The RNA shown here (c-di-GMP-I riboswitch aptamer) has 87 nucleotides and comes from a Gemmataceae bacterium.

RNA sequence: UCCUCGAAAGGGCUAACCCGCUCGAAAGACGGGCUCGCAAAGCCAUGGGCCUUCGGUCACAGGGCCGAUGGUCGCCAGGCUGCCGAA
Numbered sequence: 001u002c003c004u005c006g007a008a009a010g011g012g013c014u015a016a017c018c019c020g021c022u023c024g025a026a027a028g029a030c031g032g033g034c035u036c037g038c039a040a041a042g043c044c045a046u047g048g049g050c051c052u053u054c055g056g057u058c059a060c061a062g063g064g065c066c067g068a069u070g071g072u073c074g075c076c077a078g079g080c081u082g083c084c085g086a087a
Stems, first nucleotide, its partner, number of pairs: 012038002017033004022029002036074001042080003046077003049072003055066004
């Protein structure tokens, strides 16, 4: 000097929950509050997992089976980008 790791500092995001003349069939998303946690808990739905069920069908009483669309990146993997850099 370079590479890897990532303490501290400055910051960042925000689970669950609550509110909503919001969107949606739903899962869920969005806005605000809150703050379990997160060094990528930033972005991407590409592979897998999980969630949802418009609809179809059977029963006709609950419900069962199939299941599109959609969702989840804070489920895992993968890809892209990124602040600070002690021991």